[in-house]
Context: one part of a larger RNA
């Protein structure tokens, strides 16, 4: 000086992105336990007590015919040690808030999450030789199933809920009409042929889907205004005027995993708080299954913060084993 392990005065996160590492705490008995809750939980909450060894006296059981004799225990007394789960084993606790319901899977070998998944919702296909998929085909799974069944697609437990807009884009569904290729067919003109005929070119009638067209449909892809006047100081705009739109964002949340300006502003908690919590609303660019908001339980998930705790630090210093490193 490096690694791996112990200790450590006073201080107690003052270290750092950040308590990362440690350290605390452990297992059994007893007692006791809050908000909040979906009434199951939350709970090992939390905050705290005991404990070796020996003897008297009880008590419960089991066995036994008794006598007893054994496991368990209670009180009560003695009695060793620094130190009784004497070792190893063995949970740190408490509050917020954010995302996800949960258990679960995930990037073998840098990511385990807020990401897949889900169990519930919902849309839509499918009447069975189903839809779909694989295969040239035969055939197969779908199924030896039959709409309470199957397939695709969004959402993601539960709660309270999911507003407007069909003008574009998709799907569905209607079809007077308009457009619509070939091929059959009239008609004409031309090749060739003896000749029916065959064949070129012109022009006409006939004429599917498909598109036009006409309606439905947003838990289908999607979207969801601007300007400017006004109220007995001011402010502000319940109200009105105009211009566009398919139709102008509703309940709800809101400087948020979303807010540039920003460290907004105002309350808290700190002596001090770019982060945290609660409010405000001027939403640069929230919002309602591309789900809104809530939420008990849960998370090797993050974000603040409190208790204990300690070499993370202040500030190093000591011991073990092992390597660097010197001589041999």
């Nucleotide at each position: 000086c490096c690694c791996u392990g112990c200790u450590g005065a006073a201080g107690g996160a003052a270290c750092u992105c950040g308590g990362c590492a440690a350290a605390u705490u452990g297992a059994c008995u007893c007692a006791g336990u809050a908000a909040c809750u979906u009434a199951g939980g939350g709970a090992u909450a939390a905050a705290g007590a005991g404990g070796g060894a020996a003897a008297a006296c009880g008590a419960c059981g089991a066995c036994g015919c008794a006598a007893g004799u054994c496991u368990u225990u209670g009180u009560u007394u003695u009695u060793g040690g620094c130190a009784c789960a004497a070792a190893a084993u063995c949970g740190g606790g408490g509050g917020u808030a954010g995302c996800g319901a949960c258990u679960g899977u995930u990037u073998a070998a840098u990511a385990a999450a807020a990401a897949c998944a889900c169990a519930g919702g919902u849309c839509u296909c499918u009447g069975c030789u189903a839809a779909c998929u694989c295969g040239c085909a035969a055939g197969a799974g779908g199924a030896c199933g039959u709409a309470u069944a199957g397939g695709g697609g969004c959402u993601g437990a539960c709660a309270c809920c999911u507003g407007c807009c069909c003008g574009g884009u998709g799907c569905c569904g209607g079809u007077a009409a308009g457009u619509g290729a070939a091929a059959c067919c009239c008609c004409g003109a031309g090749g060739u042929u003896u000749g029916u005929g065959c064949u070129u070119c012109g022009g006409g009638a006939u004429c599917a889907a498909g598109c036009u067209c006409u309606g439905g449909u947003a838990a289908a892809c999607g979207g969801c205004g601007g300007c400017u006047g006004u109220a007995a100081c001011u402010c502000u705009g319940a109200c009105g005027g105009u211009c566009c739109u398919a139709a102008g964002g509703u309940a709800g949340c809101g400087a948020a995993a979303u807010u540039c300006c920003u460290u907004g502003u105002c309350g808290g908690g700190u002596a001090a708080g770019u982060u945290c919590c609660g409010a405000c609303c001027c939403g640069c660019a929230u919002g309602a299954a591309u789900g809104g908001u809530g939420u008990a339980a849960c998370g090797a998930c993050u974000u603040c913060u409190c208790c204990g705790c300690u070499g993370u630090c202040u500030c190093c210093a000591g011991c073990a084993g092992g390597g660097u490193c010197u001589c041999a």
Molecule: large-subunit ribosomal RNA, domain IV
Organism: Petroderma maculiforme